RNA sequence: AAACCGAAAGGGCAAAAUCAGAGCAAUCUGAUGACGCAAAACCACGGGUCCUCAAUGGAUAGCCGGGUUGCCGAA
Repeated sequence: AAACCGAAAGGGCAAAAUCAGAGCAAUCUGAUGACGCAAAACCACGGGUCCUCAAUGGAUAGCCGGGUUGCCGAA
């Protein structure tokens, strides 16, 4: 120095709900709003769950695992 870990500091993100819009739907986008989050940044690779009549389709990364990247630097 890096790593593990997670104090402090500077900050960051934004659940539910409501309004508007998109979508067959799950859900997503914007605004308001904060339940929470040290990766609640990104990726659908594996599992789970959800939608669609169904799937070789779609959604969920703030369900679990995995991968990549990132701010600070006490014990």